[in-house]
Context: one part of a larger RNA
Molecule: small-subunit ribosomal RNA, 5' domain
Organism: uncultured bacterium
RNA sequence: AAUGAACGUUGGCGGCGUGGAUUAGGCAUGCAAGUCGAGCGACAAGGUCCUUUCGGGGACUGGAGGAGCGGCAAACGGGGUAGUAAGGCAUCGGAACGUACCCUCAUGUCAGGGAUAGCCGCGGGAAACUGCGAUUAAUACCUGAUGAUCUCGUGAGAGCAAAGGUCCGCCGCAUGAGGAGCGGCCGAUGUGAUAUCAGCUAGUUGGUAAGGUAACGGCUUACCAAGGCAUAGACGUCUAGGGGGUGUGAGAGCACGACCCCCACCACUGGGACUGAGACACUGCCCAGACACCUACGGGUGGCUGCAGUCGAGAAUCUUCGGCAAUGGGCGCAAGCCUGACCGAGCGACGCCGCGUGCGGGAUGAAGGCCCUUGGGUUGUAAACCGCUGUCAGGGGGGAUGAAACCGUAAGGUUGACAGAGCCCCAGAGGAAGCACGGGCUAAGUUCGUGCCAGCAGCCGCGGUAAUACGAACUGUGCGAACGUUAUUC
Numbered sequence: 001a002a003u004g005a006a007c008g009u010u011g012g013c014g015g016c017g018u019g020g021a022u023u024a025g026g027c028a029u030g031c032a033a034g035u036c037g038a039g040c041g042a043c044a045a046g047g048u049c050c051u052u053u054c055g056g057g058g059a060c061u062g063g064a065g066g067a068g069c070g071g072c073a074a075a076c077g078g079g080g081u082a083g084u085a086a087g088g089c090a091u092c093g094g095a096a097c098g099u100a101c102c103c104u105c106a107u108g109u110c111a112g113g114g115a116u117a118g119c120c121g122c123g124g125g126a127a128a129c130u131g132c133g134a135u136u137a138a139u140a141c142c143u144g145a146u147g148a149u150c151u152c153g154u155g156a157g158a159g160c161a162a163a164g165g166u167c168c169g170c171c172g173c174a175u176g177a178g179g180a181g182c183g184g185c186c187g188a189u190g191u192g193a194u195a196u197c198a199g200c201u202a203g204u205u206g207g208u209a210a211g212g213u214a215a216c217g218g219c220u221u222a223c224c225a226a227g228g229c230a231u232a233g234a235c236g237u238c239u240a241g242g243g244g245g246u247g248u249g250a251g252a253g254c255a256c257g258a259c260c261c262c263c264a265c266c267a268c269u270g271g272g273a274c275u276g277a278g279a280c281a282c283u284g285c286c287c288a289g290a291c292a293c294c295u296a297c298g299g300g301u302g303g304c305u306g307c308a309g310u311c312g313a314g315a316a317u318c319u320u321c322g323g324c325a326a327u328g329g330g331c332g333c334a335a336g337c338c339u340g341a342c343c344g345a346g347c348g349a350c351g352c353c354g355c356g357u358g359c360g361g362g363a364u365g366a367a368g369g370c371c372c373u374u375g376g377g378u379u380g381u382a383a384a385c386c387g388c389u390g391u392c393a394g395g396g397g398g399g400a401u402g403a404a405a406c407c408g409u410a411a412g413g414u415u416g417a418c419a420g421a422g423c424c425c426c427a428g429a430g431g432a433a434g435c436a437c438g439g440g441c442u443a444a445g446u447u448c449g450u451g452c453c454a455g456c457a458g459c460c461g462c463g464g465u466a467a468u469a470c471g472a473a474c475u476g477u478g479c480g481a482a483c484g485u486u487a488u489u490c
Stems, first nucleotide, its partner, number of pairs: 001489003005486005012355006018348002025311003029308003034072003039069002046061006079266003088191007097183003102179008110144004120133005150159003164171002192238003199229003204226008241263004245256004268289005291302004319345001321344003327341001328339004358388004368379004392431001394426004401419002405414003434479005439460003445474005455462002
């Protein structure tokens, strides 16, 4: 000098930051991922028309709300640092790849078909859930056609597609080429400790062939060869996410990696694949395990290392808050809906910074306190008293700005959770000072008490009867809404 700090005493206000570092321990409750009716069928109220035995029935329309099929999103955003010393990270290069949404260009969008949810009927089960029958739609599924600049092939040739909706503006769909951005892969160099770890390795190292992948490759398999790594530290063990950066320091260096950004990895523990452009997927699926919960004992359900919150452990770390107004994201033609991302408010002197707790005058140097050689000295212009001011806090008013957009032909209309400036008015010194230290280092001393006791102490050391070192008082010094102590780094 510094800190994500803690503890003690004290504590007025504001701005900006920051706050589970320990048990990657367990979690009640609520919320954190939906959206599209301009993809699809069906349904209520209501409306119009027809009919009626006046109860109603039928047709067309309508489309709330709850689901269902279908599309896109859910692989982002958010959290954590367990593992990982190299499938990581940083920098510089590389070739054998992929890419939904977006942009540009080219071409096309033809003809058909069979199902299945939902709904209805009948069941099983305590529940979770689930079976059968009948029936229906699509931008769901399938077949045929057309196909090239696509794919395969030396070539001849062979093979592969589509979907409609509409408010008529458009939005879509299929194939190919290019782009942007993103991602997968490979190499080099750098990137802890330990030799009280010296040898390690059989898919091991290389080749051939095949398989597999979006793609290269022992990635996998068969066969063949016997290689490969290592004192410039292999292998083992311990520790650890890496970087931008942060602290300190004149620098070199040393230490660290909170918050914010980039990358990696993890999601109760272990394993696995499915779907998909993308996952081997935090709030998806399956299996095993531990734990917890429900149960009618047959069987089921769950995963806060999301935001709050709770228990535990700990020296120690916050509200079960408001809003989608802004920025951004998903879906949608749009209106809009969703968004614990985010924006805000709350709590904590945890940090940094700013402001205030008044200003001027005022000597008989009042009283009181302390000291005293009893003359006095000091506290001390300090107070009282007189005259002012009005920051902050308090009360009232006012409303700039954070709002860009969106709707509408236009005129015009609509949108602020929260904060609220400058400014005006009111009142009145009123509401706001402590902490540590005074032997030397080290700024600042006297008296009393105690008597190697009680105690102090960072080091040296104080205390055994005049202690500037213990305790108290007075006084002084330092810093000041803080001041000290402890811990840690330089």